[in-house]
Context: one part of a larger RNA
RNA sequence: UUGGGCGUAAAGGGUCCGUAGGCGUCUCAAUAAGUCACUUGUUAAAGACACCGGCUUAACCGGUGGCCUGCAUGUGAAACUGUUGAGAUAGAGUAUAGGAGAGGAAAGUGGAAUUCCUGGUGUAGCGGUGACAUGCGUAGAUAUCAGGAGGAACACCAAUGGCGAAGGCAACUUUCUGGCCUAUUACUGACGCUGAGGGACGAAAGCGUGGGGAGCAAACAGGAUUAGAUACCCUGGUAGUCCACGCCGUAAACGAUGAGUACUUGGUGUCGGGGGAUAUUCGACCCCUUCACUAUCGGAGCUAACGCGUUAAGUACUCCGCCUGGGAACUACGACCGCAAGGUUGAAACUC
Numbered sequence: 001u002u003g004g005g006c007g008u009a010a011a012g013g014g015u016c017c018g019u020a021g022g023c024g025u026c027u028c029a030a031u032a033a034g035u036c037a038c039u040u041g042u043u044a045a046a047g048a049c050a051c052c053g054g055c056u057u058a059a060c061c062g063g064u065g066g067c068c069u070g071c072a073u074g075u076g077a078a079a080c081u082g083u084u085g086a087g088a089u090a091g092a093g094u095a096u097a098g099g100a101g102a103g104g105a106a107a108g109u110g111g112a113a114u115u116c117c118u119g120g121u122g123u124a125g126c127g128g129u130g131a132c133a134u135g136c137g138u139a140g141a142u143a144u145c146a147g148g149a150g151g152a153a154c155a156c157c158a159a160u161g162g163c164g165a166a167g168g169c170a171a172c173u174u175u176c177u178g179g180c181c182u183a184u185u186a187c188u189g190a191c192g193c194u195g196a197g198g199g200a201c202g203a204a205a206g207c208g209u210g211g212g213g214a215g216c217a218a219a220c221a222g223g224a225u226u227a228g229a230u231a232c233c234c235u236g237g238u239a240g241u242c243c244a245c246g247c248c249g250u251a252a253a254c255g256a257u258g259a260g261u262a263c264u265u266g267g268u269g270u271c272g273g274g275g276g277a278u279a280u281u282c283g284a285c286c287c288c289u290u291c292a293c294u295a296u297c298g299g300a301g302c303u304a305a306c307g308c309g310u311u312a313a314g315u316a317c318u319c320c321g322c323c324u325g326g327g328a329a330c331u332a333c334g335a336c337c338g339c340a341a342g343g344u345u346g347a348a349a350c351u352c
Base pairs, nucleotide, nucleotide: 003324004323005322006321007306008305012320014201015200016199017198021194022193023192025088026087027086028085029084030083031082033081034080035077036076037075038074040072041071042070049065050064051063052062053061054060091191092188093187094186095185096183097182098181099180103177104176105175106174107173108172109171110154115149116148117147118146119145120144121143125136126135162169163168206247207246208245209244210243211242215241216240220236221235222234223233258319259318260317261316262315263314266297267296268295269294272291273290274289275288276287301308302307325352326351327350334345335344336343337342
C1' cells in the first nucleotide's frame, strides 16, 4: 500500500489465443439506475466543538446552537455514464483483383564433403604440436584412381535482405496449409481493445519406448604441459547430437523496452506493392508521389546520465503483468505439476 516507478539502478509475464471483468465511434429519441438540486423523516442521551451562564477561579455542572459528512422517502433536472429503441460509417471485418516470402506439415529427389568397405597403383612413413608423445602403418598405412555403403548437414546465391506471435525458419521438386501487403469499388454495421483465472505453442539440454549412428562429442582412457593440472593442447571415445511417438516447460526465451489507439519538425537507405511523369511504341534506369515493413542519422521533447527520438524511452488515454534496501533466497515449509531431473508458487529467524 496513498504514492512513485519498471531500456541499463528493484521491476514487462517467453509468446499468442481467449473466459470473467475493465474500457470503448457518430446521430436522434425514450428512460431516470448512476449523477445533481430541493423536501420530509431518522441519525438516542451523554461526550467532543462554538457561544452563553452557575459554584470566588478551575476542574465540575447547566443552557442554546451547530455537528452527526449516513440511510430512507417524495418532488424535480437530463449534460455525462448506464439501459432501451431507431439510424450512420471514420474503428473492425467480408468480398473482388493482384503481389512478395528460409511461415508450417508431409512425401520424394540431388550434388559436394567426411568416414568406412572392396579393388588397382605405390612404399615407408603418416598423423599431430609451441615442441613432443600417446595413436595409425611392412598383416602394406598416408597419398592417388575406380566402385560401393551409410548417416548428417545443405557451399556459392546471402544481404545492415525475407517470413513468423514468440521459440524459430535456408539444397531442389510436388502436395496440403496459416498469416501478411497493395488497389478498387461493393457489402456487414461497433461486430472493437485489453485480458485475472484458463488453454495452446515454446531454443538447447534432459527423460521414456523403438529405430538410427557418418562426423562431432559431455563422461571416460591415454599422451603432453605443470610445483600440481581432476584443465587449457593432442590421440582416442560412450551417452547425446538424427528419426518416430510421448514427456519436460526452462534460457542473457533480450530491443534486457507488455498489448492497443491517436497526435507530434526532418534527412538518407533497404525490401514488397500502387499511382504519375518522361523517351517514337513495349520495357528498364532516373524523377515525383502514396501505402506497408525494416535500418541508420538527427530536431523538439524526454532522460540521473548513457541515450531514445513518427518502429519513442516524446505527448495522452484504455487494459494487463510486475517492483518497494542488500544478504539469507531462483532457499525452507506447504500446495500443484512431473517417470525422474526438476519446475511453478514462495516466506521467516538471523544479519548488515